[in-house]
RNA sequence: AAUUCGCCCUUAGAGUUUGAUCCUGGCUCAGGAUGAACGCUAGCGGCAGGCUUAACACAUGCAAGUCGAGGGGCAGCAUGUCCAGCAAUGGAUGAUGGCGACCGGCGGAAGGGUGCGUAACGCGUGAGCAACAUGCCCUAUACAGGGAGAUACACCAGGGAAACUUGGUCUAAUAUCCCAUAGCAUUCAUUGAAGGCAUCUUUAAUGAAUUAAAGCUUCGGUGGUAUAGGAUUGGCUCGCGUGACAUUAGCCAGAUGGUGAGGUAACGGCUCACCAUAGCAAUGAUGUCUAGGGGUUUUGAGAGGAAGGCCCCCCACACUGGAACUGAGACACGGUCCAGACUCCUACGGGAGGCAGCAGUGGGGAAUUUUGGGCAAUGGGGGAAACCCUGACCCAGCGACGCCGCGUGAGGGAAGACAGCCUUCGGGUUUUAAACCUCUUUUGUACGGGAAGAUAAUGACGGUACUGUACGAAUAAGUCUCGGCUAACUACGUGCCAGCAGCCGCGGUAACACGUAGGAGGCAAACGUUAUCCGGAUUCACUGGGCGUAAAGCGCGUGUAGGUGGUUCUGUAAGUAGGGCGUGAAAGCUCCCGGCUCAACUGGGAGAGGCCGUACUAAACUGCAGAGCUAGAGGAUGGUAGAGGGAGGUGGAAUUCCAGGUGUAGUGGUGAAAUGCGCAGAUAUCUGGAGGAACACCAGUGGCGAAGGCGGCCUCCUGGACCAUUCCUGACACUCAGACGCGAAAGCUAGGGUAGCAAACGGAAUUAGAGACUCCGGUAGUCCUAGCCCUAAACGAUGCAAAACUAGGGGUCGGCGGUGUAAUCACCGUCGGUGUCCAAGCUAACGCGAUAAGUCUGCCGCCUGAGGAGUACGGCCGCAAGGCUAAAACUCAAAGGAAUUGACGGGGGCCCGCACAAGCGGUGGAGCAUGUGGUUUAAUUCGAUGAUACGCGAGAAACCUUACCAGGGCUUGACAUGCGCCGGGAGCGCGUCGAAAGGCGCGCGCCCCUCGGGGCCGGCGCACAGGUGCUGCAUGGCUGUCGUCAGCUCGUGCUGUGAAGUGUUGGGUUAAGUCCCGCAACGAGCGCAACCCCUGCCGUCUGUUGCCACCACCUCGGGUGGGCACUCAGGCGGGACCGCCGGUGACAAACCGGAGGAAGGUGGGGAGGACGUCAAGUCAUCAUGGUCCUUAUGUCCUGGGCUACACACGUGCUACAAUGGCCGGUACAGAGCGCAGCGAGGCCGCGAGGCCGAGCGAAUCGCCCAAAGCCGGUCCCAGUACGGAUUGGAGUCUGCAACUCGACUCCAUGAAGUUGGAAUCGCUAGUAAUCACGCAUCAGCAUGGCGUGGUGAAUUCGUUCCCGGGCCUUGUACUCACCGCCCGUCA
Repeated sequence: AAUUCGCCCUUAGAGUUUGAUCCUGGCUCAGGAUGAACGCUAGCGGCAGGCUUAACACAUGCAAGUCGAGGGGCAGCAUGUCCAGCAAUGGAUGAUGGCGACCGGCGGAAGGGUGCGUAACGCGUGAGCAACAUGCCCUAUACAGGGAGAUACACCAGGGAAACUUGGUCUAAUAUCCCAUAGCAUUCAUUGAAGGCAUCUUUAAUGAAUUAAAGCUUCGGUGGUAUAGGAUUGGCUCGCGUGACAUUAGCCAGAUGGUGAGGUAACGGCUCACCAUAGCAAUGAUGUCUAGGGGUUUUGAGAGGAAGGCCCCCCACACUGGAACUGAGACACGGUCCAGACUCCUACGGGAGGCAGCAGUGGGGAAUUUUGGGCAAUGGGGGAAACCCUGACCCAGCGACGCCGCGUGAGGGAAGACAGCCUUCGGGUUUUAAACCUCUUUUGUACGGGAAGAUAAUGACGGUACUGUACGAAUAAGUCUCGGCUAACUACGUGCCAGCAGCCGCGGUAACACGUAGGAGGCAAACGUUAUCCGGAUUCACUGGGCGUAAAGCGCGUGUAGGUGGUUCUGUAAGUAGGGCGUGAAAGCUCCCGGCUCAACUGGGAGAGGCCGUACUAAACUGCAGAGCUAGAGGAUGGUAGAGGGAGGUGGAAUUCCAGGUGUAGUGGUGAAAUGCGCAGAUAUCUGGAGGAACACCAGUGGCGAAGGCGGCCUCCUGGACCAUUCCUGACACUCAGACGCGAAAGCUAGGGUAGCAAACGGAAUUAGAGACUCCGGUAGUCCUAGCCCUAAACGAUGCAAAACUAGGGGUCGGCGGUGUAAUCACCGUCGGUGUCCAAGCUAACGCGAUAAGUCUGCCGCCUGAGGAGUACGGCCGCAAGGCUAAAACUCAAAGGAAUUGACGGGGGCCCGCACAAGCGGUGGAGCAUGUGGUUUAAUUCGAUGAUACGCGAGAAACCUUACCAGGGCUUGACAUGCGCCGGGAGCGCGUCGAAAGGCGCGCGCCCCUCGGGGCCGGCGCACAGGUGCUGCAUGGCUGUCGUCAGCUCGUGCUGUGAAGUGUUGGGUUAAGUCCCGCAACGAGCGCAACCCCUGCCGUCUGUUGCCACCACCUCGGGUGGGCACUCAGGCGGGACCGCCGGUGACAAACCGGAGGAAGGUGGGGAGGACGUCAAGUCAUCAUGGUCCUUAUGUCCUGGGCUACACACGUGCUACAAUGGCCGGUACAGAGCGCAGCGAGGCCGCGAGGCCGAGCGAAUCGCCCAAAGCCGGUCCCAGUACGGAUUGGAGUCUGCAACUCGACUCCAUGAAGUUGGAAUCGCUAGUAAUCACGCAUCAGCAUGGCGUGGUGAAUUCGUUCCCGGGCCUUGUACUCACCGCCCGUCA
């Protein structure tokens, strides 16, 4: 100093089921610990620990001896003496130091080791022994007198290989024996007294019987005997505590007890004889499995859980099993005997041995040390002592096995160096880190000093700890990790490979997850991994959980043990409470104070160790005992309702069958049929009869019952409930493990019965098949009697109830009371039942809500991830079928509940769209054009592929384009920028080779200038260019599609734990989430609409190149003058808004009709495409990350290819003809375009076209005759006067060039095709259909594309169906969202 109280402190979570959410629930992680092991690494010291496995087997050495002061003695050693000898040496002498072997004493029962066995009084704790022992030690008292005979050793003689052993002779003792002594002791007997705990104990007196001793000595002692006491150590007994399994339920014959005896230190069936028949067990006996127990250790907030290595206590064991002897103590680790296994020796006759002592060996194993030093210390044995012994112990050695401590340097140092890595190329980072400067010396090395441990002596450790000096940053850092959990990120390589991984999960070409590197983070002489334990896990829940749907209420009742129990009083004190006493070993733990430099470690002190024992106190509560009470429960009396149960009768309707009558061809059945029945007379109908089963209407979320369940009517027997009265009993109650009983349907046994229905079965259909659904038949069965079975979604998925409490509303069933009424009846109240809606509250939510799933109480049953599996094995039950009870291996990271958003449905409701229907015209058949697939090829470049690719990218592939192929060339490049050097040869022309590109040769030849140079070009070199190479699944941009569908969202508020909802739903209406009304919503945004463009009417302005009504001229043409009315052009305006009227509607929004109007309800058309979906399309328009090529995957050139052709598909053109073809005549557009152009007109050509060429950059000139149409003629139904493919010939045009491979013209040729299978497309009005014209691209080349106008229809009843879509709602095991999910079989 540690004390007390209070404050304070002390309790952490995360990942993973889903598209998301909440819950349930498992799995996994972060922490701590270890006698550890493994991987990698390693400087030092201190302290502690080191076969967890084979209680497997052991070579070798040591681990228990000692005493001569017990004894006889004396082999060996030493000394002395004597003898012999020159000496070496030999001999003698127990005389001395001592002493092998021997007798004797004490000790070998301790110490040391191990954990086999043991579930036990073994251990722990607390008691007891009036039922006991105790060597050595302490205290006290008393005693030790006398005698005797042996024996080991030794010697002699033998046996045996050995171990060992036999006989004979001799001898001693603290060895052994006898006698004496006995107050004490033991036993017995008698008497008295006291005490206690039942048997009893103590004490006093008397008597009887029995038993002792040893010496040695240095004379100090020491030892011996007896008794009593103490101390210590042990033995025995008892209470309580101390594993698992009930798939172990019955066990037991010395078993339980008694009497007597034996035995023991002692009680006792411990043993025995006899007698009795007990004893234990659901509070778990018996059996099986596992295990030494505790102090403590570890974890945990605690309560708990797990463990029992080292140290301490107890127990057990000593090769395995058994047994005793000796002894104070053993049934004895290094003693004995027997048996067994094993090993060794052997002369084969026989012997020896026991490391679970210390070292060590083999073996096993993931794994655990030296055959070390010393008795110096501590302790032990012997001894009087010296001393001897001591693998106990003290030390050292080995190994990071653990804990603790120290070090590997410290301060300064930016040019922020180099190398490395990354980079957006700017830089960043490694990095003050290093270098460099200054300083220090723990550690280290060298040389000195040098302990404590030791009291006088003695030190293994050890020249150790510590310390002085010198030297010199000198000798000293690794390991794991870096996707989340979880601190720490980049590059490269790899490409579902290699690999990682604790869980979730990473890796299929941009991997922070693999491997490497750089960097970073953590810990550090360590760091990771593995294994195990606790924690987190409130995930077995005492603290501290649940059971309607997640796992979980027994199918239901009666009731035993058990648990629980109303109210008042009295007593008691078992529980309970209080303080006291005892105990809870030491070590450990906590606190305080000390010692090693600190710490670990260690010394001292204090506390705690919550239990147990003990006496006392208290008496509220529980228990117990007693006495009462009536509110629980039961009884009595009087009523009531009821498909409650059992038995016996009885009734009608219907089905079927039988008989008969009437009657004739079908009937029956289905989605439609067929099988079936029927001319041998069915079905239908009438009459009569038979038989079985079930009871229409009443009938009702009505009634009764514990549940299963119960339904015509009558009778008998019988259980329960409710109401009223408040008379009786007096807690008699509640629940209930086992137990017992009941228990739908199906099924089973035996015997009946059988109308209808109907598994199985037969047939007919359906179907790919149909083992089914449908139909025609049909047997068990369904029914009765007797007996089994014992299961159900036996459900309210909700134990009993048993009890109490907690707002209401409106029904219904059975009673009772009151008020009103003449009565029916109505209302009010109350008790019991049965449904419904809702409050509080509860719940994960759904929901429950006085009939609780609310708030409390009692008792029982049950659950603990999913699958395996309610299965296997075992047991019990059953005639069987099967039932009850009930696992594990193994696999997974989930399985699950409720609710949410979507999506989906051969779910529902409402509504749209050329979606169907109604129509018109096509495609699919033919020929050709064009695109695609396929095939082919040197190449047939690439892309697009359901809708949403396929006359698409391409709005023009002969060369070019061009990306492809072959060949020939170039390499700073065909193209860009910059730098350095050289040149002025920039460029032009000619020749030659060549297919060209290009090569070679010859000739001519720059500009500006401030004279420094610059521009431009060429050559060489360096940076770099270039790529239509790859990745559209790395991207931007653009686009398609759902879809011009009416939707998609947000803010705030509100609701919900939340995901989310509400708004956006509802009633109307609309083309529209358009508008109105309503509404916990109020607003807003993106979409819709409108604003924009074209077109349709009017006005106004302007009139040339446009126009021509009026006037004039005229070649008769708006040609000219003139005019700007009209047309037209193009600027600006107007106009249309459900504005007006009527009706409908809700007085709304709006709809219907009408008027007016050029136009009427969006006038028509276009542009315009919300949030998003399809990893949709495009790296080949462009851009772009990454990657690849770099004398080529770049670039130039020639030629070829993209144009191929057995075939298949898409999109088109032309047709198949008479509403037509051909010939002749004739009329009327719009929109565009034009100078490398459009080209009038003239001439030539049959024609394509050619030659000449006016005009026009265009309201002026030109393309430009529009065609269908109309008029007239001809053809006459045919492969044609339809159709024009194909082919031959001759040409024109463009172009450097029409062979591959252009278009057009003329002559000739004249194919298929006579309207197109299944199927399929477009279109709702100036639309379809049909007719021609123009434009872009373009030298040339449309049947395609984009535009323009002419002619100009038919049909829409309607929304059942097909397709797509919108809104609401519903189900869901889907959410990659039905092209989903998922089951079985097979491989």

Predicted 3D model of a 1387-nucleotide RNA (small-subunit ribosomal RNA) from an uncultured bacterium. Model confidence (mean pLDDT): 85 of 100. RNAcentral holds the sequence, with entries from ENA.